Molecule: transfer RNA
Organism: archaeon
RNA sequence: GGGGCCGUCGGCUAGCAUGGUCUAGGCUACGUGGCUCGGGCCCACGCGACCGGAGUUCAAAUCUCCGCGGCCCCA
Numbered sequence: 001g002g003g004g005c006c007g008u009c010g011g012c013u014a015g016c017a018u019g020g021u022c023u024a025g026g027c028u029a030c031g032u033g034g035c036u037c038g039g040g041c042c043c044a045c046g047c048g049a050c051c052g053g054a055g056u057u058c059a060a061a062u063c064u065c066c067g068c069g070g071c072c073c074c075a
Stems, first nucleotide, its partner, number of pairs: 001074007010028004020058001030046005051067005
């Protein structure tokens, strides 16, 4: 320099192909309460995310473009 894949709660991950039922779901962590002599387990509730920008559209996590970052291949 060329090509490919990827980026979603603190962590892991589903949703993207086929745009709408998503005020984005699940697990875990954390917080509060219950339970217990106390702790753990368990139960209830809470908490928290679409990499940035632009475009397309009535509507974008999802499609397009540019950028940023990561991984892989070729040279």